[in-house]
Context: one part of a larger RNA
Molecule: small-subunit ribosomal RNA, 3' major domain
Organism: Fusola viridis
RNA sequence: UGACGGGGGCCCGCACAAGCGGUGGAGCAUGUGGAUUAAUUUGAUGCAACGCGGAGAACCUUACCAGGGCUUGACAUGUCGAGAACCUUCUAGAAAUAGAGGGGUGCAUGUAAAUGAACUCGAACACAGGUGGUGCAUGGCUGUCGUCAGCUCGUGCUGUGAAGUGUUUGGUUAAGUCCAAAAACGAGCGCAACCCUUGUCUUUAGUUAUUUAGUCUAGAGAGACUGCCAGUGUAAGCUGGAGGAAGGUGAGGAUGACGUCAAGUCAGCAUGCCCCUUACGCCCUGGGCGUCACACGUGCUACAAUGGUUGAGACAAUACGCAGCAAACUCGUCAAGGGUAAGCGAAUCGGACAAACUCUUCCUCAGUUCGGAUUGCAGGCUGCAACUCGCCUGCAUGAAGCCGGAAUCGCUAGUAAUCGCCGGUCAGCCACACGGCGGUGAAUACGUUCCCGGGCCUUGUACA
Numbered sequence: 001u002g003a004c005g006g007g008g009g010c011c012c013g014c015a016c017a018a019g020c021g022g023u024g025g026a027g028c029a030u031g032u033g034g035a036u037u038a039a040u041u042u043g044a045u046g047c048a049a050c051g052c053g054g055a056g057a058a059c060c061u062u063a064c065c066a067g068g069g070c071u072u073g074a075c076a077u078g079u080c081g082a083g084a085a086c087c088u089u090c091u092a093g094a095a096a097u098a099g100a101g102g103g104g105u106g107c108a109u110g111u112a113a114a115u116g117a118a119c120u121c122g123a124a125c126a127c128a129g130g131u132g133g134u135g136c137a138u139g140g141c142u143g144u145c146g147u148c149a150g151c152u153c154g155u156g157c158u159g160u161g162a163a164g165u166g167u168u169u170g171g172u173u174a175a176g177u178c179c180a181a182a183a184a185c186g187a188g189c190g191c192a193a194c195c196c197u198u199g200u201c202u203u204u205a206g207u208u209a210u211u212u213a214g215u216c217u218a219g220a221g222a223g224a225c226u227g228c229c230a231g232u233g234u235a236a237g238c239u240g241g242a243g244g245a246a247g248g249u250g251a252g253g254a255u256g257a258c259g260u261c262a263a264g265u266c267a268g269c270a271u272g273c274c275c276c277u278u279a280c281g282c283c284c285u286g287g288g289c290g291u292c293a294c295a296c297g298u299g300c301u302a303c304a305a306u307g308g309u310u311g312a313g314a315c316a317a318u319a320c321g322c323a324g325c326a327a328a329c330u331c332g333u334c335a336a337g338g339g340u341a342a343g344c345g346a347a348u349c350g351g352a353c354a355a356a357c358u359c360u361u362c363c364u365c366a367g368u369u370c371g372g373a374u375u376g377c378a379g380g381c382u383g384c385a386a387c388u389c390g391c392c393u394g395c396a397u398g399a400a401g402c403c404g405g406a407a408u409c410g411c412u413a414g415u416a417a418u419c420g421c422c423g424g425u426c427a428g429c430c431a432c433a434c435g436g437c438g439g440u441g442a443a444u445a446c447g448u449u450c451c452c453g454g455g456c457c458u459u460g461u462a463c464a
Base pairs, nucleotide, nucleotide: 001464002463003461004460005459007458008457009456010455011454012453013452015448016447019411020410021409022408023407026301027300028299029298030297031296032295033294034292035291042053043052064287065286066285067284068283069282070281073127077126078125079123080122081121082120083119086103087102088101089100090099091098092097107116108115109114129276130275132274133273134272138270139269140265141264142263143261145259150189151188152187153186154185155184156165157164158163168181169180170179171178195253196252197251198250200222201221202220203219204218205217206216225247228241229240230239231238232237290430303404307363308362311359312358313357320350321349324344325343329339330338331337370401375396376395377394378393379392380391381390417440418439419438420437421436422435423434
């Protein structure tokens, strides 16, 4: 000087408390461990791994396994030889591939011979190739402490020196924010502001909307600054008030200092070194990544009457659409879906009826008209192909479950809770995931003793 303390003081945070809803029990989905397996590819492992990489595992993906094959190779550059390329038929085979046959001649230079470019095949070698190892050799990127308020420097001063001072003290703040004092005076990276969205108003333009933009869309501006008033204070500021759509950071986002964890990633990419080179490379078929005595994480659906069910009625927003969205009509059980087909590259057309809600019918507390797992049958769709292993529909079946032990999580307002809608990936989809969008819309916070994490000052130390 740091670090640490079941030392002290001050302060903060959904940290506790006060509340609301969950998880832990059930079924299912999903990830992980373990076990199993020919293989169940692999990484991630307290917080900060476990609906994570994976924003789409039937083949492909795919890295794994079995079998069948290739060896200048699936891909790149260079040399030589042959042929344009390319299209197509048959045979063997699971395919990769191998064999046989048919068609076919282009472009540039040149009168021609020939040469060249591109592509294909063959040969030999330089080489290719490796999702093989090392994230403890690395770049880049990321997580985390933490959007916590800190981390430093120049000069000066103090100290033999390591170093200190500044950065401390008293106030104040969300903040090393600002003020006052003080051997310090200044400065940098952070804080804040500048950026985006949203809330009010003015104004410009606008079609496809409505028919007078008051509203909508796209721009341009105004507005909030403790500016004004009162109290208080040396000041910074704090408390209350007015006006105002909004008040003291208005709300939300983006933004992450010096550093910590030899944190994560060699499998996104790049890359040193090591290793493989008729194989640790490459192609193909099939299988596996989807197994299942068990254990854990994250979710979905419930256990019902603030509910289930029948019919009717009302109100969104974000996004998306041409190998696409598809109306209407029609067939089908008014099913999934099929046929035909208008419109729309979309404020024009479409998916698209939002649901919770309101009115209404039945159910009357029961393992039920709750709950929907599981299983059987019948059908549909995507796709070369749904056996392993897809989704959807109808009929039948109708399991556990009557609110969950110890323990544990989220949330302070348009939040929690609850309700539906959209998107990416995508042929299809195991999405109950993830990312967004709007609808309805609470309760509680006395307080900081305690638990957890953090900041500043101080103290002890046999630690560095």